Predicted 3D model of a 75-nucleotide RNA (transfer RNA) from Candidatus Gottesmanbacteria bacterium RIFCSPHIGHO2_01_FULL_47_48. Rfam family: tRNA. Rfam's curators write: Transfer RNA (tRNA) molecules are approximately 80 nucleotides in length. Its mean pLDDT, the model's own confidence on a scale to 100, is 81. The organism belongs to Candidatus Gottesmaniibacteriota, within Bacteria.
């Protein structure tokens, strides 16, 4: 260089057009003498970035970014 996949709370992944969950972790109650478990409630993301289609976009176009794999080239 050329094709493809991928990006979403702290982390690992879901969600394939109708204003974002879920497991683990984190915070507070509750059970314990206490710590562990196990319950019960919160907090936390404006979906890598910018355009664009659209009533309406995390999802589709398109361009760039990091990331990976596979194929070509190497004077």
């Nucleotide at each position: 260089g050329g094709u493809c996949g991928c990006u979403u709370g702290g982390c690992u992944c879901a969600g394939u057009g109708g204003u974002a969950g879920a497991g683990c972790g984190c915070u507070u109650c509750g059970u314990u003498c206490a710590c562990a478990u196990c319950g019960a409630a919160g907090a936390g993301g404006u979906c890598g970035a910018a355009g664009g289609u659209u009533c309406a976009a995390u999802c589709c176009c398109u361009u760039c970014a990091g990331c990976g794999a596979c194929c070509a080239c190497c004077a």